[in-house]
RNA sequence: CGCACUUGUUAGGGGUGCCUCCCACCAGAGGCUGAGAUCUACACCCUUAGAACCUGACCUGGACCAUACCAGCGUAGGGAAACAAAGCGCCGUCGCG
Numbered sequence: 001c002g003c004a005c006u007u008g009u010u011a012g013g014g015g016u017g018c019c020u021c022c023c024a025c026c027a028g029a030g031g032c033u034g035a036g037a038u039c040u041a042c043a044c045c046c047u048u049a050g051a052a053c054c055u056g057a058c059c060u061g062g063a064c065c066a067u068a069c070c071a072g073c074g075u076a077g078g079g080a081a082a083c084a085a086a087g088c089g090c091c092g093u094c095g096c097g
Stems, first nucleotide, its partner, number of pairs: 001089003006085005011047004017032005053078003059072004
């Protein structure tokens, strides 16, 4: 100086459904999937090698009590970063042989 990956700090981005009971409303309890269902939340996930997340989408197919539950869509279009450590490689300088 460069580099794949990893970690950390700070900063930033994102989502929070479906069903049952109860209920005038607010709220509350339970169940399903999941990292996370605005709970334990400044928790969880993601930050360009970007499917975290959004649009398409009140989409298509298959399940389910039901739901982005699964798959397609998706080599689609968007989408939020800096530094440091460690590791590897290259170059230069000095010393020794």
TPP riboswitch aptamer (THI element) from a Gemmatimonadota bacterium, 97 nucleotides, folded computationally.
The coordinates come from a structure-prediction model, not an experiment, and the mean pLDDT is 76.
Lineage of the source: Bacteria > Pseudomonadati > Gemmatimonadota.